[in-house]
RNA sequence: GCUUAGAGUUUGAUCCUGGCUCAGGAUGAACGCUAGCGGCAGGCCUAACACAUGCAAGUCGAACGGUAACAGGGUAGCAAUACCGCUGACGAGUGGCGCACGGGUGCGUAACGCGUAUGCAACCUACCUGUAACAGAGGGAUAGCCCCGAGAAAUUGGGAUUAAUACCUCAUAGAAUUGUAGAAUCGCAUGAUUUAGCAAUUAAAGAUUUAUCGGUUACAGAUGGGCAUGCGUAACAUUAGCUAGUUGGUGAGGUAACGGCUCACCAAGGCGACGAUGUUUAGGGGUUCUGAGAGGAUAAUCCCCCACACUGGUACUGAGACACGGACCAGACUCCUACGGGAGGCAGCAGUGAGGAAUAUUGGUCAAUGGACGCAAGUCUGAACCAGCCAUGCCGCGCGCAGGAAUGACGGCCCUACGGGUUGUAAACUGCUUUUGUAAGGGAAGAAACCCAGAUUCGUGAAUUUGGCUGACGGUACCUUACGAAUAAGCAUCGGCUAACUCCGUGCCAGCAGCCGCGGUAAUACGGAGGAUGCAAGCGUUAUCCGGAUUUAUUGGGUUUAAAGGGUGCGCAGGCGGCUUUAUAAGUCAGUGGUGAAAUCUUCUCGCUCAACGGGAAAACUGCCAUUGAUACUGUAGAGCUAGAGUACAGAUGGGGUAGGCGGAAUGUAGCAUGUGGCGGUGAAAUGCUUAGAUAUGCUACAGAACACUGAUCGCGAAGGCAGCUUACCAAGCUGUUACUGACGCUCAGGCACGAAAGCGUGGGUAGCGAACAGGACUAGAUACCCUGGUAGUCCACGCCGUAAACGAUGAUUACUAGCUGUUGGCGAUAAACUGUCAGUGGCUAAGCGAAAGUGAUAAGUAAUCCACCUGGGGAGUACGAUCGCAAGGUUGAAACUCAAAGGAAUUGACGGGGGCCCGCACAAGCGGAGGAGCAUGUGGUUUAAUUCGAUGAUACGCGAGGAACCUUACCCGGGCUUAAAUGUAGGUUGCAUGAGGUGGAAACACUUCUUCCCUUCGGGGCUACUUACAAGGUGCUGCAUGGUUGUCGUCAGCUCGUGCCGUGAGGUGUCGGGUUAAGUCCCAUAACGAGCGCAACCCUCAUCCUUAGUUGCCAGCGGAUAAUGCCGGGGACUCUAGGGAAACUGCCACCGUAAGGUGAGAGGAAGGUGAGGAUGACGUCAAAUCAGCACGGCCCUUACGUCCGGGGCUACACACGUGCUACAAUGGCCGGUACAAAGGGCAGCGACACCGCGAGGUGAUGCUAAUCUCAAAAGCCGGUCUCAGUUCGGAUCGGAGUCUGCAACUCGACUCCGUGAAGUUGGAUUCGCUAGUAAUCGUAUAUCAGCAAUGAUACGGUGAAUACGUUCCCGGGCCUUGUACACACCGCCCGUCAAGCCAUGGAAGUUGAGGGUACCUAAAGUCCGUAACCGCAAGGAGCGGCCUAGGGUAAAAUCAGUAACUGGGGCUAAGUCGUAACAAGGUAACCAAGCC
Repeated sequence: GCUUAGAGUUUGAUCCUGGCUCAGGAUGAACGCUAGCGGCAGGCCUAACACAUGCAAGUCGAACGGUAACAGGGUAGCAAUACCGCUGACGAGUGGCGCACGGGUGCGUAACGCGUAUGCAACCUACCUGUAACAGAGGGAUAGCCCCGAGAAAUUGGGAUUAAUACCUCAUAGAAUUGUAGAAUCGCAUGAUUUAGCAAUUAAAGAUUUAUCGGUUACAGAUGGGCAUGCGUAACAUUAGCUAGUUGGUGAGGUAACGGCUCACCAAGGCGACGAUGUUUAGGGGUUCUGAGAGGAUAAUCCCCCACACUGGUACUGAGACACGGACCAGACUCCUACGGGAGGCAGCAGUGAGGAAUAUUGGUCAAUGGACGCAAGUCUGAACCAGCCAUGCCGCGCGCAGGAAUGACGGCCCUACGGGUUGUAAACUGCUUUUGUAAGGGAAGAAACCCAGAUUCGUGAAUUUGGCUGACGGUACCUUACGAAUAAGCAUCGGCUAACUCCGUGCCAGCAGCCGCGGUAAUACGGAGGAUGCAAGCGUUAUCCGGAUUUAUUGGGUUUAAAGGGUGCGCAGGCGGCUUUAUAAGUCAGUGGUGAAAUCUUCUCGCUCAACGGGAAAACUGCCAUUGAUACUGUAGAGCUAGAGUACAGAUGGGGUAGGCGGAAUGUAGCAUGUGGCGGUGAAAUGCUUAGAUAUGCUACAGAACACUGAUCGCGAAGGCAGCUUACCAAGCUGUUACUGACGCUCAGGCACGAAAGCGUGGGUAGCGAACAGGACUAGAUACCCUGGUAGUCCACGCCGUAAACGAUGAUUACUAGCUGUUGGCGAUAAACUGUCAGUGGCUAAGCGAAAGUGAUAAGUAAUCCACCUGGGGAGUACGAUCGCAAGGUUGAAACUCAAAGGAAUUGACGGGGGCCCGCACAAGCGGAGGAGCAUGUGGUUUAAUUCGAUGAUACGCGAGGAACCUUACCCGGGCUUAAAUGUAGGUUGCAUGAGGUGGAAACACUUCUUCCCUUCGGGGCUACUUACAAGGUGCUGCAUGGUUGUCGUCAGCUCGUGCCGUGAGGUGUCGGGUUAAGUCCCAUAACGAGCGCAACCCUCAUCCUUAGUUGCCAGCGGAUAAUGCCGGGGACUCUAGGGAAACUGCCACCGUAAGGUGAGAGGAAGGUGAGGAUGACGUCAAAUCAGCACGGCCCUUACGUCCGGGGCUACACACGUGCUACAAUGGCCGGUACAAAGGGCAGCGACACCGCGAGGUGAUGCUAAUCUCAAAAGCCGGUCUCAGUUCGGAUCGGAGUCUGCAACUCGACUCCGUGAAGUUGGAUUCGCUAGUAAUCGUAUAUCAGCAAUGAUACGGUGAAUACGUUCCCGGGCCUUGUACACACCGCCCGUCAAGCCAUGGAAGUUGAGGGUACCUAAAGUCCGUAACCGCAAGGAGCGGCCUAGGGUAAAAUCAGUAACUGGGGCUAAGUCGUAACAAGGUAACCAAGCC
């Protein structure tokens, strides 16, 4: 000084595990849209692919012979011209230096290549610097030039002549080299240094302008290189063994130098789990990006090193190369060619083609910096400096600022729309400024040297200084003036993460999407628009890296159940290791020295107007090496100790192991006997056995297997595992003593051993059981579950296999950390008591831990050591490879592809062919029905022009409809109308309208004739019609957009809240428990205490009594009257009516109970335990019903989907179902007589009564707007008849005749009378209602309504039962509990085959290719070696031969990759097939290993 951020997504919700995804930064980037300026940087990441053209390395005449070009000069000539190297210069050539630098690229290389630190006593170094010394004499050639040739060309042959700083010989010679024998000093060793002696060998070059520059030898320095070594340096072990010059030695050769570098001989070594060898990938580093850091990734630009230069090999020259712009050879490719031969190498700078998503100018200058040569001037320099192109990046600036008619313009967009909001001070308008821009003017720094001319010091050497010369960039940067807001804004996003919202369009389409996910008619998620947000000359997208990710965890993770402890033990290597002490100083710590290139990063500071950028300084570079010290800890060495570990002795213990012997029960079989018809088996059966005698019973015999009881959270063992009794052998732990050893220990990769069951091999054995198999059942099927049989096997011996849910799903060892309570084996004590202790084995709990469940001294606590293992789900424990196995198979163990989850624990529900408790006409016990018949009615279906629509398990079906002939009516056919059939407002016009009539018509309607308003204060008003305008209308769609209403669970007893408490949390508690109740009713208990909605009560009716009031009701007593009647006077007693009150509360008693409460034919009472009935329906469920009751959002129709009218239809009819009525008869039918209700209705009405009609009904009519009049009872009772039959039952159907309502009874009304007289003789499986004034039965009334299809619905009363042991079962419900893979909640979830489409992948006869190695054959150039013939006087050369090798060829194998008929499984894909395996006891508990089908 710096210093750590999270979010979305698994669930109904929660916590956790865990993956996926996002927000950040970065880039040599690319793409899309857009674009004003400048500065500074950067710019083929792909094909080390191929290259046209130009340039990129030359220079020196002060080395040389010389003179092709140019210029000057000279000579000759009038001139043209010729001649002269004479001069400046200089082509080509000889020679010197350079060309090994600079520049490019990253192929190769996993290596001493690179980095870092050392060493060379094993080395070289041109040019440069310093020191010392030297340079004498001679020689022969050769290029060029000239001449003659060959060839298309490249090039080249021959002859003659010539120079040098080219070449050669001789001389000179030491601090050089070699040989040889000494001495001294030093070093870790080989050795090194110094010194002196002898012998041998080797040098040189000149040029010149006289300043100087060069040459030779030696030493030293500097610079640059070479070699060696320690450490570091990618992935894969599905690469485990590799190596013959290999490892070492001796000797030789070779090199600048060490060395198997090479060769000969000798030895047999060397490397490797601390990863050799192989394969794949890759230039390394400084750095760069990211990150809090540790790390991870990276290797563009700049710097250092390496490697390469078309591919491969080779050497030459040289100080330096095995050489980018040199040579030779081979190969591929391109070009030229006269076909004979030749030429070439941009991975230099530009540039071209190709490749690719993609990367620039065939530019200027040597002005600066640097390089080569040169004495120098200078020449060369695509190094370099500049410019050009590109938003590729970083940085900076600008596109205006202020006011403002704003009481918020126009336009756009939105809305609840006479209006408001927003765009928005934004614009217009006013004022100001001028960076930028345009125009004009001025105008740099970078330049100082070299050199030239002088001067000074000084003196023959140089140094200093003055002036002058030199700018590609560039008239650029910069400065000044004028003009004028003038020249300058886009891109992405707006569901959450994530800043920013509305409208329209679309309608699971089109499309979006980073993840979750949007879109199926009201999309803030698609497309457009308005608005907003973010960034800004850029903005988004894509790709890649780091981060977030503690998601590989050193910092800094885990393994009971989420992924993860090896099945168990022994144990080598390895890792770790008790107490005391001494030494040492390897680790460790500290100081010092060296190094860690520069640049980069950081800090400070300075320069460009700022910044980016650049300069300077400091710090840092956490590293390596060396050295000095410290010694606690670790290590090493020594000495000692006993607490770890082991040994000894003593004691008891056990279902520890191996081998042998013995035993009884049971089972089976056999024999004999008794005995007779069945046995056996199941849910029920059958197969099976049995009269040839079974089963059963008794006796005897034999066989194999397993060991009842004891027996237990018991004991033993490392685990697997071990159980009758007994013998032998073997092993183990425990306790006690503290005698002995003295850290001998712990863990353990690889290794070795053991290892249930099943299985395999060989040989035995086989009673029972029993895969497979057979048969019988069950079933839609049943290759199953059940039954009858039954083979392998189960058993024994030997040998394999090596796996299990081999589990405590919990590795081993050691130490420590509160307790309580059992139990096993010991010890202490005389002891059964008691207390302590050691080793085991259980339960509960504290702290702690844990996601929770839980665990808790037998840890999942706190620590230490070692091993094993995990890193999302699926694919898959699969494929390939390897290995083990007789086989089955085991071990090791991927990828492509695919999903956004998979998972753990716990919570609330729901569910269960789970459990417990309880209730209900739920069952049972009863009574009566339905289901069979006929008819009525509703529904389905069918039919139809239409049979309008809705309701469809319970919770539709005599339901909407409480009344379809027309109307209703919504449907069909046909005919009309279009501001409309109705209503309102406003304006205008009119006096109609109405009524009567005519024509057409089915009517609506159309046409037409006649008639013609009211009131008035005279101002007008009312009414009606027409017309205009505005509002229409729709039973059209959506009940899944809604309100309201309703059904159902269910009149079930539940549903919640506040505060507190518990839990990380979802949640729990309360509301649970024990009782009790019809009840979450109440009581007790209680981390709960209270409260709300429900229950109950309060309300209505009925049952008793009292009181008040008596009309239309009543009539006991009194009076009157009648044929008779409360008919009349009167009365309030009674009944009754309708107001008020009383009464019932387990209050009293007995018993039980703590209480709540229960029991009792108790008492009393009209009524007794909610007295009976009604009204009353909690939170919610079913997207339950209804847009056709009504209302209403949205959509749709507008001469029609509106509206009017006539007719038809809703009433159809092979059929099926629901709800009813009437019956089948004698408890009855018919006839006659006779009695008793309640509650309702009535003026367009009820209608007494009288008459007529057989009757429905008709005619007349008192009364009644009703306790007054009226509609108005039946079953019952009394008597008669019928006598069991298709009847005197039953009444359908049909014929005839009528009545009533109504405009109208044909389709299509009800009723009456006469006649007709069907089915039906009590109803299969199944099913419904009802617990008392109930069921059953009998009538009565009303609504709707002209009438009525009413047998329906709603009410009313009359008569009036039977039964309930009880809760096992069916159905429904409530509470508690349990399991769950369900939460759309069991009508759930979900598995596998098959069929279809798509995708990736394994195998595979083969086939194609790549790289590498091996063996053999051949072999260029070239180094080296050898060499008689040829050349040369010689030195030597040519030629020839040999070794090696690039390359080529042949062969057999291995590795990797592509492809392939066919084939295997896998994954994915709204609505396919078959079953139903799993989740609940999932209907046979599930699962693991193994075998068979």
A computed fold for a 1493-nucleotide RNA from an uncultured bacterium, annotated as small-subunit ribosomal RNA. The sequence is in RNAcentral, with records from ENA and SILVA. It matches the Rfam family "Bacterial small subunit ribosomal RNA". Gene Ontology terms of the family: structural constituent of ribosome and ribosome.